This is a predicted structure of a 94-nucleotide RNA (c-di-GMP-I riboswitch aptamer).
The sequence was found by an Rfam model in a public genome assembly.

RNA sequence: UAGUUUUAUUAGCAAACUAACGGAAACGUUAAGACGCAAAGCCAUGGAGCUAAAGCCUGACGAAAAAUCAGGUCAUGCUUGCCAGGUUGCAUUC
Numbered sequence: 001u002a003g004u005u006u007u008a009u010u011a012g013c014a015a016a017c018u019a020a021c022g023g024a025a026a027c028g029u030u031a032a033g034a035c036g037c038a039a040a041g042c043c044a045u046g047g048a049g050c051u052a053a054a055g056c057c058u059g060a061c062g063a064a065a066a067a068u069c070a071g072g073u074c075a076u077g078c079u080u081g082c083c084a085g086g087u088u089g090c091a092u093u094c
Stems, first nucleotide, its partner, number of pairs: 003094001007091001012037002018031005035081001041087003045084003048079003055073006
């Protein structure tokens, strides 16, 4: 310098639940809390998943149009603690 494996003393992150706030929702932020994490550091690039506000389509209402209501569809919204990829970094054993 490169690689593989094991463990986690110090240090680090923080799932669920709860509260406040933001959001149509998914979800996020903060506080509190620890299920776990050796990249659970960073990047929504690919796959996968979640939501469906606006838009579009259909129906109801209506003479018609509009408005309203209901259903369907759709990511431009979200998840990196679902996987891959990119990038940076760490104590110990071999």
Overview
The coordinates come from a structure-prediction model, not an experiment, and the mean pLDDT is 81.